[in-house]
Molecule: FMN riboswitch aptamer (RFN element)
Organism: Acidimicrobiales bacterium
RNA sequence: GCCUCCUCGCGGGGCAAAGGUGAAAGUCCAGACCGGCGGUGAGAGCCCGCGAGCCCAACCCUUCGGGGCCGGGCCGACCCGGUGGAAAUCCGGGGCCGACGGUGAGAGUCCGGACGGGAGCGAGGGUGC
Numbered sequence: 001g002c003c004u005c006c007u008c009g010c011g012g013g014g015c016a017a018a019g020g021u022g023a024a025a026g027u028c029c030a031g032a033c034c035g036g037c038g039g040u041g042a043g044a045g046c047c048c049g050c051g052a053g054c055c056c057a058a059c060c061c062u063u064c065g066g067g068g069c070c071g072g073g074c075c076g077a078c079c080c081g082g083u084g085g086a087a088a089u090c091c092g093g094g095g096c097c098g099a100c101g102g103u104g105a106g107a108g109u110c111c112g113g114a115c116g117g118g119a120g121c122g123a124g125g126g127u128g129c
């Protein structure tokens, strides 16, 4: 230094001390705010992929509530101009997207599963080469 194994840690944010309607809305209107992880000739919510979420099937476990695991499917959104060797990533401008359940009224932002899980990041250690 490399492969591999083990342990530990870390691992998402957001409707304003303002306003309208209404019996009631942080959910509607008007405004505001937020943006996981890896990659990408230069930095990304909207380029590529992953995670999370949903559906189907098989197998295992089950306190029958559910859990584990693997395969398949589904899975949102960006343009213009400028600079430059190179940018849908920077600068200027304008736009768009956002799971499921609940909730006196419809949720990216409130409550909940979640003191959970996870892409991944870091640290320490063992064997071997």
Base pairs, nucleotide, nucleotide: 001129002128004126005125006124007123008122009121010120019029020028032109033108034098035097036050037049038048039047045096046095053074054073055072056071059068060067061066078094079093080092081091082090100112101111102110